Transfer RNA from Vicugna pacos, 72 nucleotides, folded computationally. The organism belongs to Vicugna, within Eukaryota. Its Rfam family is "tRNA". Rfam classes the family as a transfer RNA.
[in-house]
RNA sequence: AGGUGCAUAGCUCAGUGGUAGAGCACAUGCCUCGCAAGCAUGAGGUCCUGGGUUCAAUCCCCAGUACCUCCA
Numbered sequence: 001a002g003g004u005g006c007a008u009a010g011c012u013c014a015g016u017g018g019u020a021g022a023g024c025a026c027a028u029g030c031c032u033c034g035c036a037a038g039c040a041u042g043a044g045g046u047c048c049u050g051g052g053u054u055c056a057a058u059c060c061c062c063a064g065u066a067c068c069u070c071c072a
Stems, first nucleotide, its partner, number of pairs: 002070002005067001007065001010024004018055001026042005048064005
């Protein structure tokens, strides 16, 4: 140089054209003498960047960037 995959909450990952979720973590409350566990509630996202298609894009297409991997 070339091929493949991936990029979504602090972390690990779902989602798949119709206005984004789970687990863990975090905050508050309940419980407890207190903590942990448990229960309830909540906060936290320009869905990597820029274009294109579409009435509508996290999703499809193109380019770029970072990373994983294969080959030489």